[in-house]
């Protein structure tokens, strides 16, 4: 680069540090000296591994279950909203069209394999 699976919910009045952080781009909306991004501690989850139980002739698959001195992840809202494509007894407008609401993509974060 590719495949899958997920994107719900949870997680701090803690230290350190000093200006910008929400992925790029453009727009908009937000969070920041009441101290932001980072970093260590803590905490959270359970994707992988590990335990136990069910199923199952046995072993894998596959369910449930524990947080387990292992490998990652996450810890403001929140994949923050349009961007591309279609739906609508939906607003608005003479109309082109613009708007909301939904669907799906695309892109993008984690994990696993290839």
């Nucleotide at each position: 680069u590719c495949u899958u699976a997920u994107c719900g919910a949870g997680a701090g009045u803690g230290g350190c540090g000093g200006a910008g952080g929400g992925a790029c781009u453009a727009g908009g909306c937000c969070c920041u000296g009441c101290g932001a991004u980072g970093c260590c501690c803590g905490g959270c989850a359970a994707c992988c591994g590990g335990c136990a139980a069910g199923c199952g002739a046995u072993g894998a698959a596959c369910u449930u279950g524990c947080a387990c001195a292992g490998g990652u992840g996450c810890u403001a809202c929140a994949u923050c909203c349009u961007a591309c494509a279609g739906a609508u007894u939906c607003g608005u407008g003479c109309g082109a069209g613009c708007g909301a609401u939904c669907u799906g993509a695309a892109a993008g974060a984690u994990a696993a394999g290839a």
This is a predicted structure of a 114-nucleotide RNA (SAM riboswitch aptamer (S box leader)) from uncultured Sporosarcina sp. NCBI's taxonomy places the organism under Bacteria, Bacillati, Bacilli, Caryophanales, Sporosarcina. Of the family's consensus pairs, 94% are formed in the model. The RNAcentral record of the sequence draws on MGnify.